[in-house]
RNA sequence: AAGUUAUCAAGAAAGGUGGAGGGAAUAGACCCUUUGAAACCUUGGCAACCCUUUAGAAAUAAAGAAGGUGCUACAUUCUAUCCUGCUUAUUCAGGAGAAGAUGACAA
Numbered sequence: 001a002a003g004u005u006a007u008c009a010a011g012a013a014a015g016g017u018g019g020a021g022g023g024a025a026u027a028g029a030c031c032c033u034u035u036g037a038a039a040c041c042u043u044g045g046c047a048a049c050c051c052u053u054u055a056g057a058a059a060u061a062a063a064g065a066a067g068g069u070g071c072u073a074c075a076u077u078c079u080a081u082c083c084u085g086c087u088u089a090u091u092c093a094g095g096a097g098a099a100g101a102u103g104a105c106a107a
Base pairs, nucleotide, nucleotide: 003105004104005103006102007101008100013043014042015041016040017039021032022031023030026080027079028078029077044072045071046070049068050067051064052063053062054061055060076099081096082095083094084093085092
């Protein structure tokens, strides 16, 4: 690096440095941004994957937030592939898959 697995429509700020981009990839759309993007630093906060405690045969549930992570605009920003339903068709709705992100495991 590849792999397995769980979750992903909720939640959560400000200051400093910086100086033009950013929202994963490909394509389209839309949005954010000199009223300061990305990135980095500091202090907060959110969450509850690992973790701690209790109950339980177990699966799991509840509570906690010291530690290890993570996150802190817009549903994973939306759409794309397949299936089903309504529809003349488009549209719309639901489900699945692919890809992505994060945790844990394994290596």
This is a predicted structure of a 107-nucleotide RNA (SAM riboswitch aptamer (S box leader)) from Flagellimonas allohymeniacidonis. Its mean pLDDT, the model's own confidence on a scale to 100, is 79. Of the family's consensus pairs, 97% are formed in the model.